Context: one part of a larger RNA
RNA sequence: CCCCUGCUAAGGAACUCGGCAAAAUGACCCCGUACCUUCGGAAGAAGGGGUGCCCCGGCAGGGUGAGGGGAGACCCGAGCCCGAGGGGGCCGCAGUGAAAGGGCCCAAGCGACUGUUUACCAAAAACACAGGUCUCUGCGAAGCCGAAAGGCGAGGUAUAGGGGCUGACACCUGCCCGGUGCUGGAAGGUUAAGGGGAGGGCUGCAAGGUCCGAACCGAAGCCCCAGUGAACGGCGGCCGUAACUAUAACGGUCCUAAGGUAGCGAAAUUCCUUGUCGGGUAAGUUCCGACCCGCACGAAAGGUGUAACGACUUGGGCGCUGUCUCGGCAGGGGACCCG
Numbered sequence: 001c002c003c004c005u006g007c008u009a010a011g012g013a014a015c016u017c018g019g020c021a022a023a024a025u026g027a028c029c030c031c032g033u034a035c036c037u038u039c040g041g042a043a044g045a046a047g048g049g050g051u052g053c054c055c056c057g058g059c060a061g062g063g064u065g066a067g068g069g070g071a072g073a074c075c076c077g078a079g080c081c082c083g084a085g086g087g088g089g090c091c092g093c094a095g096u097g098a099a100a101g102g103g104c105c106c107a108a109g110c111g112a113c114u115g116u117u118u119a120c121c122a123a124a125a126a127c128a129c130a131g132g133u134c135u136c137u138g139c140g141a142a143g144c145c146g147a148a149a150g151g152c153g154a155g156g157u158a159u160a161g162g163g164g165c166u167g168a169c170a171c172c173u174g175c176c177c178g179g180u181g182c183u184g185g186a187a188g189g190u191u192a193a194g195g196g197g198a199g200g201g202c203u204g205c206a207a208g209g210u211c212c213g214a215a216c217c218g219a220a221g222c223c224c225c226a227g228u229g230a231a232c233g234g235c236g237g238c239c240g241u242a243a244c245u246a247u248a249a250c251g252g253u254c255c256u257a258a259g260g261u262a263g264c265g266a267a268a269u270u271c272c273u274u275g276u277c278g279g280g281u282a283a284g285u286u287c288c289g290a291c292c293c294g295c296a297c298g299a300a301a302g303g304u305g306u307a308a309c310g311a312c313u314u315g316g317g318c319g320c321u322g323u324c325u326c327g328g329c330a331g332g333g334g335a336c337c338c339g
Stems, first nucleotide, its partner, number of pairs: 001334008010325002014323001019320001027051005036041001038168001052090005061082004067076003091095001103318007110310002115127002131166007143152003169305004174235003179232002181228005188223003194212003199205001236254005263297001264294001275291005
């Protein structure tokens, strides 16, 4: 000097990306507990107090069990014993409860929740989830595995099964069908499949080459006509205008299939940006509440809320401490030196 461990005056997060680590809390009993809430919770909220020893009663309860009842299972039950809680007292400055055994509070974000996951750097706001919705499937189902036979689906049958999206619950989920997809459409447009001879290993199999070939009728598909958004997706620009100014309810014009509704908003989204104002601090690029100029939120790739839950993320506070001011000492084990 390093590792493990114990103690440490005064201060108490000044440490640091961050209270990381450590300290602190801790069991049981009594008292007592707010906001909020889906009335279950939140709750061990928070907070306060008790805990030694001796004696007394014999209550609740337990053990044993004379005796009694009953067909039986079983029931009742004197006496005796133990006896939580309870009552009284004693000692002490203080009451350990052998060991093991929650720190707490406030405010936000995300995800409803319990669950699942990157075996060996990620446990999460990712996955799943009940619930919602769209769609396919009438049963030899659809779908999936498989040259096939066959199997799963299912010994199920639309309150079933498959697929997609969303993700408890509450309130909701606007406008666009022009493009793409899907679904429907007895019309119309377009539109392939002709024949000959030649082969070989000739139950039968045949790709290609070659020659000839006019019209008409020809299916699906495509074109075409519609529908359809919890289908793929999309949801404007410029100019002017009010008796201070500013702003523009209002007007004009161009474009579009239609020009973003509700709600939210510097947000897990805001570039400019540490936006501006308010709060918290002596001091706050973070945090909370507002504003709205949304570079580039927005409604099931769901929008906005939400009690409960979380080894999740962010900010603040109380308690507590060797994290620190700033070090020191001690125990054990190493390193190191000598043999």
Predicted 3D model of a 339-nucleotide part of an RNA (large-subunit ribosomal RNA, domain IV) from a Chloroflexota bacterium. The RNAcentral record of the full RNA draws on ENA. The coordinates come from a structure-prediction model, not an experiment, and the mean pLDDT is 85. The source organism's lineage runs through Bacteria, Bacillati and Chloroflexota.